The part of an RNA shown here (large-subunit ribosomal RNA, domain VI) has 258 nucleotides and comes from a Candidatus Saccharimonadota bacterium. Rfam family: Bacterial large subunit ribosomal RNA. Its family is annotated with ribosome and structural constituent of ribosome in the Gene Ontology. The source organism's lineage runs through Bacteria, Bacteria candidate phyla and Candidatus Saccharimonadota. Its mean pLDDT, the model's own confidence on a scale to 100, is 83.

Context: one part of a larger RNA
RNA sequence: CGUCAGGAAAUUUGAGAGGAUUUGUCGCUAGUACGAGAGGACCGCGAUGAACGCACCGCUGGUGUACCGGUUGUUCUACCAAGAGCAUCGCCGGGUAGCUAUAGUGCGGACCAGAUAAGCGCUGAAAGCAUAUUAAGCGCGAAACUGACCUCAAGAUUAGAUUUCCCCAGAGACCCCUGAAAGACUAUCAGGUUGAUAGGCGCAAGGUGUAAGUGCGGUAACGCAUUCAGCCGAAGCGUACUAAUAGGUCCAUUGACU
Repeated sequence: CGUCAGGAAAUUUGAGAGGAUUUGUCGCUAGUACGAGAGGACCGCGAUGAACGCACCGCUGGUGUACCGGUUGUUCUACCAAGAGCAUCGCCGGGUAGCUAUAGUGCGGACCAGAUAAGCGCUGAAAGCAUAUUAAGCGCGAAACUGACCUCAAGAUUAGAUUUCCCCAGAGACCCCUGAAAGACUAUCAGGUUGAUAGGCGCAAGGUGUAAGUGCGGUAACGCAUUCAGCCGAAGCGUACUAAUAGGUCCAUUGACU
C1' cells in the first nucleotide's frame, strides 16, 4: 500500500508450506508349533531402554564480575579498632533470580485408513486340459506415497468466514512518559493517577553463616555471651512516598458510481 470505498476488537476456515517418521533388549504366549536330538519359532500381548526432537527449571548440578563470608601483600581514612582502594572478581569457600545440561525431568515417534511396489492369490478363457492375467474382471500385500499427528498459514490479489461494539463532533489511533514475560533499532507486551508500570519502603522467603560495639576468660594469639546474628542484585506479597504530570498530532463525516 492492497484486501467492495468507515473504524475498533475478538474468534476462525484452510488453498498451500514445513516438521516428525529411528531402533534395541526383556517378559508372556511357550520350552508350545517344528525337530531323532541339539535346538527352537511365526502371529499376538506387555514392559523397559538407546539415540533423536520439543518444552521446562520443581529436583540434581553449572554459571551467577553491583550477594555473603574467609584470607595474603600494600596504600589510605592521624593512631587502636573498624573499614576502603589496588593486586585476574587479588586469591579462596558458598550462592538468589535469570540463563542452562550429551549431567537434571516432562512429553513425542503411535493407532488407524486409502491407493500401491516386489511378491502372493481368486475366478478364468484364448488353447474342451492347464494357467494369478506375458487376457477381460476381482483381491491381499511395505518404514516408501496420500491422509491421520505437530507448527505456520487469506498478499490464497480467487486477498475468504463469523461475532460484538462505535461514529453528525471525535469512535479510534499515534506522539510523549513508566517499564519487561519483549528486545540490536524498530516491533511486541504490561501500564500511565478511575494507577501497583518501574524505583523506594515494609513483610516473609531465599543466600551467607553468628556483624559492629560492649562484657567475661586468656600473658597473648584467640575464645565465649549478647546473636539462627548482621548484611543481602535480579524473584514473591503489599504500600502511591518518587516518577508515569501537563500536553500535542492525525482521522471516518453513515461510508464510490449507477